[in-house]
RNA sequence: AACGAACGCUGGCGGCGUGCCUAACACAUGCAAGUCGAGCGAGAAAGCCCGCAAGGGUGAGUAAAGCGGCGAACGGGUGAGUAACACGUAGGUUACCUACCUCUCAGUUUGGGACAACCUGUCGAAAGACGGGCUAAUACCGAAUAAGACCACGACACCUUCGGGUGCAGUGGUAAAAGAUGGCCUCUUCAUGAAAGCUAUCGCUGAUAGAUGGGCCUGCGCACCAUUAGCUAGUUGGUAGGGUAAUGGCCUACCAAGGCUACGAUGGUUAGCUGAUCUGAGAGGAUGAUCAGCCACACUGGAACUGAGACACGGUCCAGACACCUACGGGUGGCAGCAGUCGAGAAUUUUUCACAAUGGGGGAAACCCUGAUGGAGCGACGCCGCGUGGAGGAUGAAGGCCCUCGGGUUGUAAACUCCUGUCAUGCGGGAACAAGAAGGUGAUAGUACCGCAAGAGGAAGAGACGGCUAACUCUGUGCCAGCAGCCGCGGUAAUACAGAGGUCUCAAGCGUUGUUCGGAUUCAUUGGGCGUAAAGGGUGCGUAGGUGGCGAUGUAAGUCUAACGUGAAAUCUCGGGGCUCAACCCCGAAAUUGCGUCGGAUACUGCGUUGCUAGAGGAUUGUAGAGGAGAGUGGAAUUCACGGUGUAGCAGUGAAAUGCGUAGAUAUCAUGAGGAAGACCAGUUGCGAAGGCGACUCUCUGGGCAACUCCUGACACUGAGGCACGAAGGCUAGGGGAGCAAACGGGAUUAGAUACCCCGGUAGUCCUAGCAGUAAACGGUGCACGUUUGGUGUGGGUGGGUUCAGACCCCAUCCGUGCCGGAGCUAACGCGUUAAACGUGCCGCCUGGGAAGUACGGUCGCAAGAUUAAAACUCAAAGAAAUUGACGGGGGCCCGCACAAGCGGUGGAGUAUGUGGCUUAAUUCGAUGCAACGCGAGGAACCUUACCUGGUCUUGACAUGCACUGUGUCAUCGGUGAAAGCCGGUUAGUUGGUAGCAAUAUCAACACUUUGCACAGGUGCUGCAUGGCUGUCGUCAGCUCGUGUCGUGAGAUGUUGGGUUAAGUCCCGCAACGAGCGCAACCCCUGUGUCCAGUUGCCCGCAAGGGAUCUCUGGACAGACUGCCCUGUGAAACGGGGAGGAAGGUGGGGAUGACGUCAAGUCAGUAUGGCCCUUACGGCCAGGGCUGCACACGUACUACAAUGCUCAGUACAGAAUGAACCGAAUCCGCGAGGUAGAGGAAAUCUCAAAAACUGAGCCCAGUUCGGAUUGGAGGCUGCAACUCGCCUCCAUGAAGUCGGAAUCGCUAGUAAUGGCGCAUCAGCUACGGCGCCGUGAAUACGUUCCCGGGCCUUGUACACACCGCCCGUCACAUCAUGGGAGUCGUUUGUAGCCGAAGUACGUAAGCUAACCGCAAGGAAGCAGCGUCCUACGCUAUGAGCGGUAACUGGGAUG
Repeated sequence: AACGAACGCUGGCGGCGUGCCUAACACAUGCAAGUCGAGCGAGAAAGCCCGCAAGGGUGAGUAAAGCGGCGAACGGGUGAGUAACACGUAGGUUACCUACCUCUCAGUUUGGGACAACCUGUCGAAAGACGGGCUAAUACCGAAUAAGACCACGACACCUUCGGGUGCAGUGGUAAAAGAUGGCCUCUUCAUGAAAGCUAUCGCUGAUAGAUGGGCCUGCGCACCAUUAGCUAGUUGGUAGGGUAAUGGCCUACCAAGGCUACGAUGGUUAGCUGAUCUGAGAGGAUGAUCAGCCACACUGGAACUGAGACACGGUCCAGACACCUACGGGUGGCAGCAGUCGAGAAUUUUUCACAAUGGGGGAAACCCUGAUGGAGCGACGCCGCGUGGAGGAUGAAGGCCCUCGGGUUGUAAACUCCUGUCAUGCGGGAACAAGAAGGUGAUAGUACCGCAAGAGGAAGAGACGGCUAACUCUGUGCCAGCAGCCGCGGUAAUACAGAGGUCUCAAGCGUUGUUCGGAUUCAUUGGGCGUAAAGGGUGCGUAGGUGGCGAUGUAAGUCUAACGUGAAAUCUCGGGGCUCAACCCCGAAAUUGCGUCGGAUACUGCGUUGCUAGAGGAUUGUAGAGGAGAGUGGAAUUCACGGUGUAGCAGUGAAAUGCGUAGAUAUCAUGAGGAAGACCAGUUGCGAAGGCGACUCUCUGGGCAACUCCUGACACUGAGGCACGAAGGCUAGGGGAGCAAACGGGAUUAGAUACCCCGGUAGUCCUAGCAGUAAACGGUGCACGUUUGGUGUGGGUGGGUUCAGACCCCAUCCGUGCCGGAGCUAACGCGUUAAACGUGCCGCCUGGGAAGUACGGUCGCAAGAUUAAAACUCAAAGAAAUUGACGGGGGCCCGCACAAGCGGUGGAGUAUGUGGCUUAAUUCGAUGCAACGCGAGGAACCUUACCUGGUCUUGACAUGCACUGUGUCAUCGGUGAAAGCCGGUUAGUUGGUAGCAAUAUCAACACUUUGCACAGGUGCUGCAUGGCUGUCGUCAGCUCGUGUCGUGAGAUGUUGGGUUAAGUCCCGCAACGAGCGCAACCCCUGUGUCCAGUUGCCCGCAAGGGAUCUCUGGACAGACUGCCCUGUGAAACGGGGAGGAAGGUGGGGAUGACGUCAAGUCAGUAUGGCCCUUACGGCCAGGGCUGCACACGUACUACAAUGCUCAGUACAGAAUGAACCGAAUCCGCGAGGUAGAGGAAAUCUCAAAAACUGAGCCCAGUUCGGAUUGGAGGCUGCAACUCGCCUCCAUGAAGUCGGAAUCGCUAGUAAUGGCGCAUCAGCUACGGCGCCGUGAAUACGUUCCCGGGCCUUGUACACACCGCCCGUCACAUCAUGGGAGUCGUUUGUAGCCGAAGUACGUAAGCUAACCGCAAGGAAGCAGCGUCCUACGCUAUGAGCGGUAACUGGGAUG
């Protein structure tokens, strides 16, 4: 784009078309083929009239029936069958027919006998049948005649293949007919008028020609399957005969043995064919409804009759199935005609009108018949046309929807105003289609059309809105419900589901489904491919076929061209015309790309003839070689045998064990046996078609290459089938068997180990003769020929240069074999004169993945198996090459307390603390590998507090606004109660304006209060909607950009490489050149010095006071930069060493965290979208809980002791803090603490060291270690220490004696160890966190390994990125399918049996009108019977196809 469509929603009108695609299933009812009285005989009735009636007339020579003629073979339907001369196209028919029609010629004479109807008898339920009698004809028959026709003979002429043929005189023979109607009366006969006759018309007979319609034959075209490869006996041909309208094996007899087939026979499946229709740029592809041409069929099968024509849709006979009637004896029927019914189906109409038109049949005609046809009806089934209103109209109304709350949109849309009148409605008129020459006739139809009337009145939906694809928002839902053509949407912010608003597209339709073509260059003729994506046959030889060098000539098949014929009409296209337009219809042209006939051309191809040598081949001379086959020979090694020497192991592995060995192994020496394989040479060397070929010699033998001439003369290339060869393994038979070694046995390994490793070991490996026929049979690259820049190796030959002659070397050339690479090609990788470049010829093969190289069938094979080779079903991918990452029990380089070397811990104990779990009314919440767990929390008794229980409040504890009530602000009391709350009481007392003298009134502002409304409030949810902040990789050295360049592109380059560094730090090189974020530096602290300044600090001093050196404090500056020297293969960067220096190569420490990753953490810090609660999920209060305890884990503290503990003495810090604070001296208390209150808003006062050191005791114990737990007594804070605080004293004195597997921190002022301070804070659970100083080590060979990281490289089937991906079994479910004992159905072959109807033939003793005959009889015909053929049916036995089946095999999906 299209449709004979169907379905869903919707539906105003008209025109023109179209309508059982399925069950060629079955059919009720009506109609669809009759007509002619001018062929013939016979001939009613009802009704009406007359009549008393009988009867008569009329109806009427009508109806009905019969004989006869023509028609019924057309028209109409359907597409079952048919793969065929069925159809299409072009021809042939000297091999034919043709009723009616037309032209022409000649006739139409004379006789005869019947049969229906009718009358009558018999049988039957009926349908109908049989017999007897009468009868007519254009029915039937005899005779006559014969122009012409046909048959036979055939003078003559012509041709001849000598057989004969053709033409044409002539002679002989054969065969016809029917009348009807109208008119006329001159002649003949009867005689008003008729007959004969004449005439006209219609008929009839014979013949010629035509027209029309057919029969038969031929060339070409015309579906799929080779998993159909051979078919055929009347088969192929001939002779003779029969038959037919006619040719012909069409049929019969005889003879011959042919015919068809890879250019697809035979068989199977499917199918009516065509003009055309749809699609497509075309070439093509698909289709064959309506219309038109042809064919076939008419319930199924068979058969003939009649006829001009049939083997006959509405005829006959027979058989069968089905249905109906029946008196059970027997009969009847055929809608695939028009309507209509049942059924089937997703689905397809009225039991309509008319013969008015067109056409057909009959008739002389009038006329009759006509479901052909013309019309109407039904169906949006299709195409076309029209309408559902037009103009104005902004407060941009209301309502709806959205909203950032401002508004926007629906939207000029509506309302409203003014118009119009198409369609529909009503009324009034009212056709044409009806040709000739006049009249008549209208189903459609009171239709089309015309006029008038009224009123916007009666007339819009469907689908879509994520992309493709025009059109976006809200709400609901929450991987549910659902959507979906593909990709894909939906898991709480869905433009994708559902609804709504809006929008878009079409519009009386719109969507969906189905089908065809297109897109699809996705079967590629136009117009594809095969190294790696699917795809080169394992290799050669060669048949058919395809293709084929140079020249001449002939021919004209292909090819080109002129003309002619045909290519039906319709359709399509173009130009006109007619319906108001269009659809539709009419006219004309063009087209119909085809086929045929004839003429011409001859370049190319073909064919014939004749040449040539450039292709190909042969000869000659050489030459290299693991080319092949056979026979023989030799050495090394393994094993075995025997003997000698010799003694305890050998062998084997990661380590072992099995095994061998004291019966003497292994080792070693000598001899012997036997089999297999060929070290070194050996080489991207050689040979071969491939497989393949490797010791040496001989024999036989194939191929290649080179050189030079000679010869043949296209002999060539490829190659479907075919034939041959064909590794390893396997099979058969016979040998052989040393080593090795499937299977098998044993030992190990392992969770297991039917493996890898070890010890043994049989087939096999070897030879001979066969089979098999496959491989990653690979260059993953078919063969042949030609053309196209180069470089460099190597094998073989030839020629030349050089050389005295050589060798070597060099040059040229041919053949082979490699590497690199240009153009070109390629998706890229790559290929690149050995092409995957450019061309030609031929063969093979491919067409998404899986199922599957499988099933079935065939062929081959002894088997194993090979070969050929599908489908159902299923998926939306499978695949190739390259890119960036990530990953690897890949590689290289490097780093890190990563390992190693050390020191100290954790894991064991007790306690503290956090977490899990359990418990609970609640044990609030969050954090969960590293990167949660002394974390948020830097401090839960109340508060905090978010949790629980109970009591209470509802505009609220807090903010803003509006309206309303009351009051004018303070403060305070009482009741109840656990408190909150609730209830009640007392009392002081604002500002400004206006009016007023004032009192006061009123207004406004402010404040409080009552009530109500907006709202507040929420630690309720979502960290996976977010901002911000943070953790982590990681202070790792990386992450990027611009321009340029390279690449089709993703991307690459830069950033890689060589060095170097802590560092992408720097240097060098480089198609890159630069730049940014990171690194480093700049900043802070600290270490040295100088300068300045200096009190509360420092110094002197008893002090007052003074001083400015030092310590210190604050500030500024200096200093360190590989700057200097030496050195490292040295150019640089840089490294090593040294000097100087307080400090040396980043001096030490801190702050500082690139691009990004983890949907990492946090909605409970705050902020915030959305959702949720609103007398509660909000607020207040009391009490409880967060502290709960069989248990598990993390982090710490204290210990287990003698490097210790206890006691006594004694010394030295830094950094901080202090006003609701720090708190001195003094005194009291054993102590916590109390008292006291000096001093201090601080370099001034305060808090203050411990370890260390000195001395004493303890003496290795569960202790003078250890301090848990518990009892008692106290202190402090606080409203309050019961749950649930800290501290002190007395008493008690638990576990614990250095900690399993495992695991953590640390590289120097570090670890370890000792104390001090601060924040939070009333107090404290701090043993935590953050800081400060004192004392103060050990070790690092080194980078193999563990962990983490960086760079380069490599592989990848990973990309959610190895915590990836993914394979197979098993289990379950579903689906399709193979096999399957069988079983059922269907088609068909072969061999037989039966043999209806019927033609033909034979017979015909029975029967018989026409003719012959005087008669008898004959001729002729028939019944009957028989023969051949034969439908249905039956038997036997095969084959094909399909269905089903216990069970079974694999497959697919989840």
The RNA shown here (small-subunit ribosomal RNA) has 1454 nucleotides and comes from an uncultured bacterium. The coordinates come from a structure-prediction model, not an experiment, and the mean pLDDT is 84. The RNAcentral record of the sequence draws on ENA, Greengenes and SILVA.